[in-house]
Molecule: transfer RNA
Organism: Christensenella sp. UBA3700
RNA sequence: AGCAGAGAAGAGCAACGGUUGUUCGUCAGGUUCAUACCCUGAAGGUAGUGGGUUCGACUCCCAUCUCUGCCA
Numbered sequence: 001a002g003c004a005g006a007g008a009a010g011a012g013c014a015a016c017g018g019u020u021g022u023u024c025g026u027c028a029g030g031u032u033c034a035u036a037c038c039c040u041g042a043a044g045g046u047a048g049u050g051g052g053u054u055c056g057a058c059u060c061c062c063a064u065c066u067c068u069g070c071c072a
Base pairs, nucleotide, nucleotide: 002070003069004068005067006066007065010024011023012022013021018055026042027041028040029039030038048064049063050062051061052060
């Protein structure tokens, strides 16, 4: 060089065209003499970047960046 896969909340991951969600974490409250566990709630992501298709794109298409794997 070539081929394949993956980039989404602080971290690990769902959702395959129609309101972006879950677990852990963080914060606040409840509970406790207190801490932890447990319960309730909240904040935090326009999705690697840029275009295209569509009434509508994380999702489909193209290019590009980063990472991983395969081949040599």